[in-house]
The RNA shown here (c-di-GMP-I riboswitch aptamer) has 80 nucleotides and comes from an Actinomycetota bacterium.
Formats: sequence, C1' cells, structure tokens
RNA sequence: UCCACGAAAAGGCAAACCCAUCGCGAGAUGGGGGCGCAAAGCCACGGGACCUCGAUCAGCGAGGUAGCCCAGCUACCGAA
Repeated sequence: UCCACGAAAAGGCAAACCCAUCGCGAGAUGGGGGCGCAAAGCCACGGGACCUCGAUCAGCGAGGUAGCCCAGCUACCGAA
C1' cells in the first nucleotide's frame, strides 16, 4: 500500500409517527422526530422479490420500493 475484517475515535444517514405539498394509488419531497444502519452512499437501461393502477379466461402494460435480497460502482477510520 492492497484485500479481508469491524474494536475504538471523528463524523454520517434517518424507521415509525406528526405537519405541509404532490399523486387515482403504491409512494415521493420538505420540516420535525430517532427505530436502527459499517456502506441505511450510488444504481430500478443487471437478476429476483414485494407493492400500486389499468386490463385480462390466463397471459399483459404502466408505475413504485434500493431501509427486501443478490450482483455492480465508489468510500471515512485502522485495534484484534
């Protein structure tokens, strides 16, 4: 130095819920709030899964969730 790993330290993010706004809806954005997170950073033109709307005998189409999982990219610190 790199990979793996996750003690400590410095920080970071922000669940449920409440308020406002947008949306048919899932949900999203902003503020408050902290359940938690070592990638709870990015990615929905990768593979699955779940949710919404419209159809449909079944097949289907259009949206949403990455804090559902795997994969991919990037990244702070440095004990065992």
Description:
The coordinates come from a structure-prediction model, not an experiment, and the mean pLDDT is 87. The model forms 95% of the base pairs in the Rfam consensus. The source organism's lineage runs through Bacteria, Bacillati and Actinomycetota.